A computed fold for a 73-nucleotide RNA from Candidatus Paceibacter sp., annotated as transfer RNA. The source organism's lineage runs through Bacteria, Bacillati, Minisyncoccia, Minisyncoccales and Candidatus Paceibacter. The prediction has a mean pLDDT of 81.

C1' cells in the first nucleotide's frame, strides 16, 4: 500500500434480514436481616465510531474518513 471482518449503555453482548434501541453484570434505592451478604423488586445509564447519501422511515443499505483485529505484498 491492497483486501476481509468489526465499532451499539461503565463492561460483555442482542436487535427476528429497513419499522418504537433491549438483556445480563456493574451503579443507586427499596423489601428481607440484629447487621452484612444472598435473594427479590424498582430506578439510572445510548448523538448506535465520525460526516454525508438513499428512503415515508437507517444500528441495519451506499460512499468517504477514523480506530481495532487478521491476511497478502
Nucleotide at each position: 500500500g491492497c483486501g476481509u471482518u468489526c465499532g451499539u449503555a461503565g463492561c460483555u453482548c442482542a436487535a427476528u434480514u429497513g419499522g418504537u434501541a433491549g438483556a445480563g453484570c456493574a451503579g443507586u434505592c427499596g423489601u428481607c436481616u440484629u447487621a452484612u451478604a444472598c435473594a427479590c423488586g424498582a430506578c439510572c445509564g445510548g448523538u448506535u465510531a465520525u460526516a454525508g447519501g438513499u428512503u415515508c422511515a437507517a444500528g441495519u443499505c451506499c460512499u468517504a474518513u477514523c480506530g481495532a483485529a487478521c491476511g497478502c505484498a